[in-house]
Context: one part of a larger RNA
Molecule: large-subunit ribosomal RNA, domain II
Organism: Minisyncoccota bacterium
RNA sequence: GCCGGCGAGUUUAAGUCUACUGCCUAGGUUAAGGUCGUUUAAGACCGGAGCCAUAGGGAAACCGAGUGGUUUCAAUAGAGCCAUACAGGUAGUAGGCUUAAGACCCGAAGCUAGACGAUCUACCCAUGGCCAGGGUGAACUUCAUCGAAAGAUGAGGGGAGGCCCGAACCCGUUGGUGGCUCAAAACCAUGGGAUGAGCUGUGGGUAGCAGUGAAAAGCUUAUCGCGUCUAGGAAUAGCUGGUUCUCCCCGAAAUAGCUUUAGGGCUAGCGGAGGUUAACAUCUUCCAAGGAGGUAGAGCACUGAUGAAUUAGUAAAGGCCGAAAGGUCAGCUAAUUCUUCAAACUCCGAAUGCCUUGGAAGAGUUCCCUCUAGUUAGUCUAUGGGGGCUAAGCUCCAUAGACAAAAGGGAAACAACCCAGACUACCAGCUAAGGUCCCUAAAUCUUGGCUAAGUGGAGAAGGCAGUGGUUUUCCUUUGACAUCUAAGAGGUUGGCUUAGAAGCAGCCAUCCUUUAAAGAGUGCGUAAUAGCUCACUAGCAGAGGAAAACUGCGCCGAAAAAUAAACGGGGCUAAGCCAAGUACCGAAGCUGUAGUCCUUUGCUAAAAAUAAUUUUUUAGCAAAGGAGGUAGGGGAGCACUUUAUACGCGUUGAAGAAUUCUCGUGAGAGAAUUUGGAGCGUAUAGAGGAGAGAAUGCCGGC
Numbered sequence: 001g002c003c004g005g006c007g008a009g010u011u012u013a014a015g016u017c018u019a020c021u022g023c024c025u026a027g028g029u030u031a032a033g034g035u036c037g038u039u040u041a042a043g044a045c046c047g048g049a050g051c052c053a054u055a056g057g058g059a060a061a062c063c064g065a066g067u068g069g070u071u072u073c074a075a076u077a078g079a080g081c082c083a084u085a086c087a088g089g090u091a092g093u094a095g096g097c098u099u100a101a102g103a104c105c106c107g108a109a110g111c112u113a114g115a116c117g118a119u120c121u122a123c124c125c126a127u128g129g130c131c132a133g134g135g136u137g138a139a140c141u142u143c144a145u146c147g148a149a150a151g152a153u154g155a156g157g158g159g160a161g162g163c164c165c166g167a168a169c170c171c172g173u174u175g176g177u178g179g180c181u182c183a184a185a186a187c188c189a190u191g192g193g194a195u196g197a198g199c200u201g202u203g204g205g206u207a208g209c210a211g212u213g214a215a216a217a218g219c220u221u222a223u224c225g226c227g228u229c230u231a232g233g234a235a236u237a238g239c240u241g242g243u244u245c246u247c248c249c250c251g252a253a254a255u256a257g258c259u260u261u262a263g264g265g266c267u268a269g270c271g272g273a274g275g276u277u278a279a280c281a282u283c284u285u286c287c288a289a290g291g292a293g294g295u296a297g298a299g300c301a302c303u304g305a306u307g308a309a310u311u312a313g314u315a316a317a318g319g320c321c322g323a324a325a326g327g328u329c330a331g332c333u334a335a336u337u338c339u340u341c342a343a344a345c346u347c348c349g350a351a352u353g354c355c356u357u358g359g360a361a362g363a364g365u366u367c368c369c370u371c372u373a374g375u376u377a378g379u380c381u382a383u384g385g386g387g388g389c390u391a392a393g394c395u396c397c398a399u400a401g402a403c404a405a406a407a408g409g410g411a412a413a414c415a416a417c418c419c420a421g422a423c424u425a426c427c428a429g430c431u432a433a434g435g436u437c438c439c440u441a442a443a444u445c446u447u448g449g450c451u452a453a454g455u456g457g458a459g460a461a462g463g464c465a466g467u468g469g470u471u472u473u474c475c476u477u478u479g480a481c482a483u484c485u486a487a488g489a490g491g492u493u494g495g496c497u498u499a500g501a502a503g504c505a506g507c508c509a510u511c512c513u514u515u516a517a518a519g520a521g522u523g524c525g526u527a528a529u530a531g532c533u534c535a536c537u538a539g540c541a542g543a544g545g546a547a548a549a550c551u552g553c554g555c556c557g558a559a560a561a562a563u564a565a566a567c568g569g570g571g572c573u574a575a576g577c578c579a580a581g582u583a584c585c586g587a588a589g590c591u592g593u594a595g596u597c598c599u600u601u602g603c604u605a606a607a608a609a610u611a612a613u614u615u616u617u618u619a620g621c622a623a624a625g626g627a628g629g630u631a632g633g634g635g636a637g638c639a640c641u642u643u644a645u646a647c648g649c650g651u652u653g654a655a656g657a658a659u660u661c662u663c664g665u666g667a668g669a670g671a672a673u674u675u676g677g678a679g680c681g682u683a684u685a686g687a688g689g690a691g692a693g694a695a696u697g698c699c700g701g702c
Base pairs, nucleotide, nucleotide: 001702002701003700004699005698006697011101012100013099014098015097016096017095018094019093020092021091022090023089024088027052028051029050033046034045035044036043056063057062066084067083068082069081070080071079072078104242105241107239111232112231113230114229115228116227122206123205124204125203126202127201128200129199130198131196133165134164135163136161140157141156142155143154144153145152146151169193170192171191174189175188176187177186208224210220211219212218245637246636247635248634249633250632255268256267257266258265259264269375270374271372272371273370274369275368281366282363283362284361285360286359287358288357289356290355291354297348298346299345303342304341305340307338308337309336310335311334312333313332314331318329319328320327321326378403379402380401381400382399383398384397385396386395387394408419409418410417423595424594425593426592428591429590430589434585435584436583437570438569439568443582445581446580447579448578449577450576456572462556463555466553467552468551469550470549471548472547473546474545475544484539485538486537489513490512491511494508495507496506519534523532524531596627597626598625599624600623601622602621603620604619605618606617607616608615609614638691640688641687642686643685644684645683646682647681648680649679656675657674658673659672660671661670662669663668
């Protein structure tokens, strides 16, 4: 890992609701216990204690078929209004739920008590044992020499030391191997101590609210920030996991308030089932009438902000003028005019939405009551906003949709986008979104344009004689625009400045003449001149040209990391884009045909009850509507074990097993054959250890 078996809402008590049954009609019922009986268990009869009901209202006093509140009022009279009450009850059985219990099952780490441990290890006590070899050479001391001495020097002796090197022995530094191991700590190499605070044998002592500790919270038998075993004990677990057959009907929530609350709860909201009422109760849409409001927008009338001007006031310090006095400017304050803004501004002010009333149409119990679940982690998209960076597949609200709990078609693939809500079957039809050259179902469809960029098939500011369209102005056969030929001169090198300044460093001025025309000069250039060129003019030639604005489609801007990887691919000049049109394809949508189930209504038949041609149940037929579904609720069934009653089967072969076939929407049921070799079933009821794929489930097998 697979296969097989086992494996999770149970039981008791009390309460409450529903269904059914019994007893009755102001009553229903016994509890403990007792007597009889069976003698292991049934049951019958006593027992009325108690409980529920028979009267309610009020906080209560209290009143009472009424009571309480309130208004009127002098008032507790009376009256009005509001609330509640003015009865079927009780016991049992079954089912749902609640509470108390282990309470659907498995799962802690822990807490407490009592015992057992120092054969491991820590420390201590008693008594024993062990440490190759080599080195260094302290104290002390002998001799010699020197010295008056103290003593000094030298040569020997000596053999100290938590001394040195290094085996045994003890340890475990670093690296490697090992890592279902040789081993639940080892092996190899390397390393530390090795006469000492050394190592070690044996015996003994100290422990769990504790011992021991050269102290690491270490060690106390592979267990230690409080040992182990047993018990309390099924501790508790707002947490995780798991929770077993079928079909049919309905179907959520991820919100609010409160919470030592935030991944848990309680109440409300939203689901399911049952019930009363049948009142246009409730809901939706439209129309009419009435109403509340301060958003979008807008505005500046208030509040606050804002740029400028004018006027007035002020102007210590600052700037300017002045010898000073002082003046003036900036600045500040106020007013006026113009300009610009505001979630916490408003002289104004929508659309929607909301409330009330009336009417119409539609839905058809959705209102309300009772019982009872799940949910209270939401997500994306669109729109209106807050936070953030007008960032986020970000975060927090609001309104709507989808997903969640929704399959199908489209978007290549793609919960949340577009279309559309799957009862079943069909080799039938029509459409939606989206598509129609091939992959790939359907147009190589029609008409008119655009694009040349593979734009289409990513991208901004900005740039652009790309190209199409619209508009305006101007020039033009008295010859435009462009090319070419020629001219582009004189006073003059204007004056100043300057080393120089001659059209062309800079400053000032910018005239006159000759002309067809020519600036005291448009740009190169020179040290300065020179040289080239432009404006301007003529000729040649002969038809359009110049400058702008708006706009369609393109171009540049455009460098990255998985793979060409920015059309799904092939490929496309349309098979791209814009506009118009006609066909077709295309879904589980709609239609058609056949069928199943549910609900409602109607009809028919049968049965039961009843005073009743009234009600209930069952069956059939018809019509209408319906059948996506997680959490979850409801209904109807299948299967298993066993009990009771009745009836059966079986050695002429029971159960079980295997294969095939048949029936049923399904859980499942039946038959045949083979195997097997002794028990088994059907019908109606009762009772439950009553269904397995998951729990790192448990046991067994492989």